[in-house]
RNA sequence: UAGAUGGAGAGUUUGAUCCUGGCUCAGGACGAACGCUGGCGGCAUGCCUAACACAUGCAAGUCGAACGGGGCAGCCUUUGGAAGUCCUUCGGGACGGACGGGGGAGUGCCUAGUGGCGGACGGGUGAGUAACGCGUGGAUAACCUACCCGGAAGACCGGGAUAACACCGGGAAACCGGUGCUAAUACCGGAUGAGCUUUUACUGUUGCAUGGCAGUAGAAGGAAAGGUGCGGGAGCGCCGCUUCUGGAUGGGUCCGCGUCCCAUUAGCUAGUUGGUGUGGUAAAGGCGCACCAAGGCGACGAUGGGUAGCCGGCCUGAGAGGGUGACCGGCCACACUGGGACUGAGACACGGCCCAGACUCCUACGGGAGGCAGCAGUGGGGGAUUUUCCGCAAUGGGCGAAAGCCUGACGGAGCGAUGCCGCGUGAGCGAAGAAGGCCUUCGGGUCGUAAAGCUCUGUCCAGGGGGAAGAAGAGGUGACGGUACCCCUGGAGGAAGCCCCGGCUAACUACGUGCCAGCAGCCGCGGUAACACGUAGGGGGCGAGCGUUGUCCGGAAUUACUGGGCGUAAAGCGCGCGUAGGCGGCCGAGCAAGUCAGGGGUGAAAGCCGGCGGCUCAACCGCAGGAGUGUUCUUGAAACUGCUCGGCUUGAGGGCAGGAGAGGGGAGUGGAAUUCCCAGUGUAGCGGUGAAAUGCGUAGAUAUUGGGAGGAACACCAGUGGCGAAGGCGGCUCUCUGGCCUGGACCUGACGCUGAGGCGCGAAAGCGUGGGGAGCGAACAGGAUUAGAUACCCUGGUAGUCCACGCUGUAAACGAUGGGUGCUAGGUGUUGGUGUCGCUGAGGCAUCAGUGCCGUAGUUAACGCGAUAAGCACCCCGCCUGGGGAGUACGGUCGCAAGACUGAAACUCAAAGGAAUUGACGGGGGCCCGCACAAGCGGUGGAGCAUGUGGUUUAAUUCGACGCAACCCGAAGAACCUUACCAGGGCUUGACAUCCCGCGACAGCCGUAGAGAUACGGUUUUCCAUAGUGAUACUAUGGGCGCGGAGACAGGUGGUGCAUGGUUGUCGUCAGCUCGUGUCGUGAGAUGUUGGGUUAAGUCCCGCAACGAGCGCAACCCCUACCUCUAGUUGCCAGCACGGGAGGGUGGGCACUCUAGAGGGACUGCCGUUGACAAGACGGAGGAAGGUGGGGAUGACGUCAAAUCAUCAUGCCCCUUAUGUCCUGGGCUACACACGUGCUACAAUGGCCGGUACAGAGGGCAGCGAAGCCGCGAGGCGGAGCGAAUCCCAAAAAGCCGGUCUCAGUUCGGAUUGCAGGCUGCAACUCGCCUGCAUGAAGGCGGAAUCGCUAGUAAUCGCAGGUCAGCAAACUGCGGUGAAUACGUUCCCGGGCCUUGUACACACCGCCCGUCACACCACGAAAGCCGACAACACCCGAAGCCGGUGAGCUAACCCUUUUAAGGGAGGCAGCCGUCGAAGGUGGGGUUGGUGAUUGGGGUGAAGUCGUAACAAGGUAUCCCUACCGGAAGGUGGGGAUGGAUCACCUCCUUU
Repeated sequence: UAGAUGGAGAGUUUGAUCCUGGCUCAGGACGAACGCUGGCGGCAUGCCUAACACAUGCAAGUCGAACGGGGCAGCCUUUGGAAGUCCUUCGGGACGGACGGGGGAGUGCCUAGUGGCGGACGGGUGAGUAACGCGUGGAUAACCUACCCGGAAGACCGGGAUAACACCGGGAAACCGGUGCUAAUACCGGAUGAGCUUUUACUGUUGCAUGGCAGUAGAAGGAAAGGUGCGGGAGCGCCGCUUCUGGAUGGGUCCGCGUCCCAUUAGCUAGUUGGUGUGGUAAAGGCGCACCAAGGCGACGAUGGGUAGCCGGCCUGAGAGGGUGACCGGCCACACUGGGACUGAGACACGGCCCAGACUCCUACGGGAGGCAGCAGUGGGGGAUUUUCCGCAAUGGGCGAAAGCCUGACGGAGCGAUGCCGCGUGAGCGAAGAAGGCCUUCGGGUCGUAAAGCUCUGUCCAGGGGGAAGAAGAGGUGACGGUACCCCUGGAGGAAGCCCCGGCUAACUACGUGCCAGCAGCCGCGGUAACACGUAGGGGGCGAGCGUUGUCCGGAAUUACUGGGCGUAAAGCGCGCGUAGGCGGCCGAGCAAGUCAGGGGUGAAAGCCGGCGGCUCAACCGCAGGAGUGUUCUUGAAACUGCUCGGCUUGAGGGCAGGAGAGGGGAGUGGAAUUCCCAGUGUAGCGGUGAAAUGCGUAGAUAUUGGGAGGAACACCAGUGGCGAAGGCGGCUCUCUGGCCUGGACCUGACGCUGAGGCGCGAAAGCGUGGGGAGCGAACAGGAUUAGAUACCCUGGUAGUCCACGCUGUAAACGAUGGGUGCUAGGUGUUGGUGUCGCUGAGGCAUCAGUGCCGUAGUUAACGCGAUAAGCACCCCGCCUGGGGAGUACGGUCGCAAGACUGAAACUCAAAGGAAUUGACGGGGGCCCGCACAAGCGGUGGAGCAUGUGGUUUAAUUCGACGCAACCCGAAGAACCUUACCAGGGCUUGACAUCCCGCGACAGCCGUAGAGAUACGGUUUUCCAUAGUGAUACUAUGGGCGCGGAGACAGGUGGUGCAUGGUUGUCGUCAGCUCGUGUCGUGAGAUGUUGGGUUAAGUCCCGCAACGAGCGCAACCCCUACCUCUAGUUGCCAGCACGGGAGGGUGGGCACUCUAGAGGGACUGCCGUUGACAAGACGGAGGAAGGUGGGGAUGACGUCAAAUCAUCAUGCCCCUUAUGUCCUGGGCUACACACGUGCUACAAUGGCCGGUACAGAGGGCAGCGAAGCCGCGAGGCGGAGCGAAUCCCAAAAAGCCGGUCUCAGUUCGGAUUGCAGGCUGCAACUCGCCUGCAUGAAGGCGGAAUCGCUAGUAAUCGCAGGUCAGCAAACUGCGGUGAAUACGUUCCCGGGCCUUGUACACACCGCCCGUCACACCACGAAAGCCGACAACACCCGAAGCCGGUGAGCUAACCCUUUUAAGGGAGGCAGCCGUCGAAGGUGGGGUUGGUGAUUGGGGUGAAGUCGUAACAAGGUAUCCCUACCGGAAGGUGGGGAUGGAUCACCUCCUUU
């Protein structure tokens, strides 16, 4: 400088992460529909369904200047002749001419018919059509073209009919027949004919071919119409007519290319493909026909089936693409359905004809009529789509000379928010932030300047006035329309809704509801505090609309051309050979198909894009431009691809020389072992298992020796060794044979790579036929195991395993990794070869081909791969596209079968998955702890009793606690009370609190009634402060107290511990749990915290991408063990003194004990050994105490929705003459049972009796209570002393001494029961404790199972305390006596660390599989049944074209003469034939519906049976196959590792 204007994501699989992958959302669009709502205008648009059926009206006519008629009017003529007027002789006459009749013609208008042009355009629809139908570009030398334009030439002479009309006849009608007359621009004959057509001969020229064009000569054939205006006429003009030719326009036909889905449609074809001839057509052509040939099409998808009008465009998209084909425009097709032709320039003809069919209508029953997919409109269908409007004023069309007529084309209006665009519903000011609503922590907040109010404006609206353009060369002509637009007046007056507010996604509170009602696009909400349901308030979004539904594109790189993948996520064919195809080495030449460039044509208009312009803007419209990526022609270039030619050797192959090998086929052969048979020896067992049993054996097994038979497999060697394409291959020998490696560089000269179809090979099992059969061994049988055991284990055992031949064709046929080629660091093993160095020793170096490991770059979601790629590239093939349904069904192919290959859908889910992470778990591993086991001691489980719990019972047996971690727990103590429960009797502002009013003392005492609460009566009675007076009386006010009353409220041990606080239990006094910074990883996370040692300990040391830190551990605190100091009463008493019967009793003392304060002491500090020079460990010394001295207190992050709403507190809910409260009585104490925790025992290590000794720690005034006395005793009387180192409880007991009992249900044991007492208390009946006498039960050491304890511990003995009137076998403490055992860590339980597997994460009390049963859903099969469609064969055969015939009929032309006829030509009817729609018959095909029954599948809060899988899932799992079994499944054979663990071997790595 120029060009370019263009691309956003989110939710959802998990505890979390990354990836894969589907589902869903945000956007845009619509001919839409539905719900709610709805003011105005402009511009568009409006049956997407039944191409269903249609009432009614209209949508195509026009020309009288083609023709003969007819009608009406006027005119001419003729005739009759009224009214009236005039005259009158009154008889009548004249005029007059209405009206009627007849005739006529050069008038005007209208018109059925003949004739011409138009009805083939315009308008509608999308059924059919997968086709030259459409699009695009060509061809037509293979064609036509009315009307129109240009050019050339012409229109002469004749003729015969026929509609109309008239008459007659038939018919209900539609309509028809006969006879007669007539015209033409209708029809016919003849003439002429430049040019035209046909033909003969020839010339020139041109083309890619057939051929075209021009010309010469000859022969034959073929035209015509008039009308009208003017003119006296000749004639002139206009409109027509005929022939030829050129043009224009419109068409016909042909060709290249493009144009949906299914291969579960693979073969199709007889006019089929071609030729020759002929017919036909405007025209090429099998288009038709005859004959001849046997071809034609197809994986580059024929044929068949399904679906569909195609395009310009439209929607979407960054684009590429995808979807679509309404409106507008082009083409096609169709016109009730099917067939057919006629006419015509043009049709096989929407508003024409014929036939057939269905349907509707009319009918006199004989017969007729009809076709809205034209505009309106109706019914019907449907979720759904308008007025039976106005006008030809404009634009356009038909006819006409023209005027004009016709035109539902069109121009307009109407209806519908159907869409797009524009406008409005008001603007400014206005805080006491009104009222009201909602929320509230009750303070307030919010709706909210919003309203009201004040001041304005006038778009829209209403009224009034004016008023277009659209209309042309002039005049005239406007449906829209008195419309648009303009002016004036009026007044905020008449005009806002819809959806949403859990995340995605913008917007939150209250109440109601309580897995109900409901919501939901996905994830998901709702189980009593729901921002998710409903309502309200508030908020967000859009706005005359807003939401919903449907459809399309987008997002979706989720079919990937742009732009994806395939080791483990879905995906590499089991392996090879090879066809088509695709791709292809080096050098040179030519060509120019691809490719590239320039130019020409085309790519219609509209649309789109940028610009300019017109409606006030916009939508909309106009103008000129751009684009239209395409296609065709032409000119050129030659690098690349291609083609042709020539050459080369490096790819490939061959030849030569060597080499290794379980490569393959066949034949033979060897030894070991098992089994069997025979014989010998020999005797009672053998065998088998976790243990057994079945089985074998005294008819002699097993064992052992010898001999023999037979089949199968080949130990050691043997190796991540070798060979092969894979499957696979293993003794030895011979033979046949394939491939590979190395060397060298002799030959060929690109011969190559891949490979859809195809062909071959292909473990095991299985199948067929025939052999063989030792061992093993599905099925089967038996034995075990077990709840069962169709299994695992054992004993047997048939197919099979082996051989031959044939089939099958599948495997986790795996490296889960297709083949080929090239390139890209290394290191280290190993197999085979070659070269070289070396002593040709060991070996080294180099290299080629294999086969392993580690690893760089790179790559990967990660794991991993990494020259043997999963790296970087190229070529070819195969395959994938969410999970389930399902490798199933149906169809097809293959197979003897089993089955294999191919391979869906409905329905259903919001995931299914991969890798990795942290946990948790494992009938995984390693290391280590703990009274965890073991070693010990004593218990529990048995008995009786006590106590708690379950259960049961009950009016009630109040409630809670439920594995450890509920169960002598809340209960440190239920006779009433407690008490929460039950029955009955009462109260209702309440038993208790605050506020208000009134009254006053209340209480107490007495009496009566009552079970009591309570009620009634009596008696008695105020307190404090202040003031009024001085005053103890009295009054007022206030306060206290009490009573009564009203209402706010109280009250609730009612619910929710899953709404909570607090408190507590538990893992666990276990050694763990984390953080900051750094580092690693995409990330979750990891590292630190792992490792080597060590410890009670994440205790410490060392190491280390970590370095530090916190909470825990330890220590600090208390008790205890030793000592010191201080202090010395109530304690103590050595010495001194006094005293006594005795006693620290007294004086005195504080030494000791002790008391209770302060200190010391212990730290692996010292020595030795060991360890790594560490931490530490072991031993020792000293010490009262030694490695934390013993005990206590102390409980990390967290777990169990653990416990508690009944300690307390508390949200919400509930009760309110009761779920509150008072009282009496009862219950919590029940009792067939079951469990837990205890007590006492079963006895002699004991019981009993007598004597005698020694504690500690506590408690005591509503108390402990001494001495003394009474009682056998409980206890009573008594009352000293003591608020306690003083007094009391108080005796300690076991022990010791002595005696007795002698093994017994006892002098054991004491339950139970009787009697008699004592104590507490208002009261011991339900229901207390104690005493005495009597009674004297079970029980003789306890099944399975199970508990505690490691030292002052267990065991055993007593004492005290709390609670408490009384009540202790419980609980909490205290001391006395005082053991045993620990080898050890295999096992059980719990825990810690590391590691491993996992399909678990609510975390193994996890997850999860299949049958069965029930309900619902879709699908398959099915005797059949009912349709639809396309063909085929035959029958029938309409209309019609064509052909034949044509004795009947017949105007024109010809001939004749039987002169009104005859004959001929030609034509027609009729008949015959080919073809032929519909119809009929038949057997098949394809497809759909339905179907008793049946099969599996899916789904479904709480069904049954088992436990298959996930941890070694308790028999490792899985794959193929076979058999078996209720089911998961089991077993056999072969295979895989996508198996844990241990050991060994080999290899590699690190210190």